[in-house]
RNA sequence: CUCAUCUAGACCGGCUGAGGGAAAGGCCCUUAGAAGCCGGGGCAACCACCGACAAGGCCCUUGCAAAGGACCUCGAGGAACGGUGCCAACUCCUGCGGAGCUCGUCCGGGCUCCGAUAGAUGAG
Numbered sequence: 001c002u003c004a005u006c007u008a009g010a011c012c013g014g015c016u017g018a019g020g021g022a023a024a025g026g027c028c029c030u031u032a033g034a035a036g037c038c039g040g041g042g043c044a045a046c047c048a049c050c051g052a053c054a055a056g057g058c059c060c061u062u063g064c065a066a067a068g069g070a071c072c073u074c075g076a077g078g079a080a081c082g083g084u085g086c087c088a089a090c091u092c093c094u095g096c097g098g099a100g101c102u103c104g105u106c107c108g109g110g111c112u113c114c115g116a117u118a119g120a121u122g123a124g
Base pairs, nucleotide, nucleotide: 001124002123003122004121005120006119011040012039013038014037015036019029020028021027024094025093026092041087042086043085046083047082049078050077055073056072057071059069060068061067091118096115097114098113099112100111101110102109103108
């Protein structure tokens, strides 16, 4: 940089001792112990692995066709040994643009949704 996913799911112990939730603003968590490190446990299924039916491709047998067969792609699904990841709150919420509904005389406000930006994780 590209692509995919992000409202599901899953915590105990030890050491230690004040922060943490990316940033800003909110709102939260936290001495009934934050973050970090170590040990164990768990969740999930991105990669890797196995793989039915159907379909496609290519090749072989054959003079051609038919028929049969080998391999590859795709792939419902499976499994959880391996490589990652994750285990408060939707990515905790919001910021930018738009749509619908609604309150308001206007300015403007509220709710819901969609998209963008940013971020996270994986694969390349």